[in-house]
Parts: sequence; C1' cells; structure tokens
RNA sequence: UUUUGAAAAGGGCAACCCUUGACCGAAAGGCGAGGGGCGCAAAGUUACCGGUCUACGGGAUGGAGGUCCUAUGACAGCGGGAUUACCAAA
Repeated sequence: UUUUGAAAAGGGCAACCCUUGACCGAAAGGCGAGGGGCGCAAAGUUACCGGUCUACGGGAUGGAGGUCCUAUGACAGCGGGAUUACCAAA
C1' cells in the first nucleotide's frame, strides 16, 4: 500500500421501546438527558445519482368542503458514489 473481517483486545455506534424537556419544525423529521438494546467493521462524514417520507409556501381544479402536482424541507440504519479512520489477519 492492497485485500479481507473467521478469531482476539481496547473500545465505538444505537433501530425500537420506556421516562423526560419552558427544545427546533407547518409536517416529515430532528435535538438534549436517563434506562434498556434489534443490530452495525465504517450504523463516521457527505444529499452527488437513484429511491422513500412530508407539502408550509407555490401551482392546477372545484360553487364550496376538498382533491391533485410541486423540495427549496427531510431520511446517510434503503442502495450506489465520494471522502476520512481503529484493531487484527493475509
């Protein structure tokens, strides 16, 4: 440097649930604290590509209730790409 993650060491992360908050957001979703812990060798970072969720605002339609479209919002624990990294083995 490359490949791999069977075993080992020190550790790390945390789906989901419970408790909690003068928390952020229109929502989806996110943030802080405590308890448990499905799982993860990049479950570190990044919306570049595909996908998914939401629809404040905007647009279409309608007499109206409403319905539909739309990402500039979100998901990195949906897949791919980019990028950085611990330990071990070959």
Predicted 3D model of a 90-nucleotide RNA (c-di-GMP-I riboswitch aptamer) from an Ectothiorhodospiraceae bacterium. It was read from a public genome assembly, where an Rfam model found it.